[in-house]
RNA sequence: GCUGCUGUAGCUCAGUGGUAGAGCGCGUCAUUGGUAAUGACGAGGUCGGGAGUUCAAUUCUCCCUAGCAGCA
Numbered sequence: 001g002c003u004g005c006u007g008u009a010g011c012u013c014a015g016u017g018g019u020a021g022a023g024c025g026c027g028u029c030a031u032u033g034g035u036a037a038u039g040a041c042g043a044g045g046u047c048g049g050g051a052g053u054u055c056a057a058u059u060c061u062c063c064c065u066a067g068c069a070g071c072a
């Protein structure tokens, strides 16, 4: 230098055009003599940045950026 993949909650990851989710973690409550475990509820997101297509974009297209891998 070229190519490919990845970037979504504190962490690990789903979600392939129509209201953003799960597990773990965090908070409150219930249960227990107490703790753990379990259950209920809740908080937490500019979906890496910008532009385009569309009535509508996490999703499709382009550019940038960060990481990883391959080739040279």
Stems, first nucleotide, its partner, number of pairs: 001071007010024004018055001026042005048064005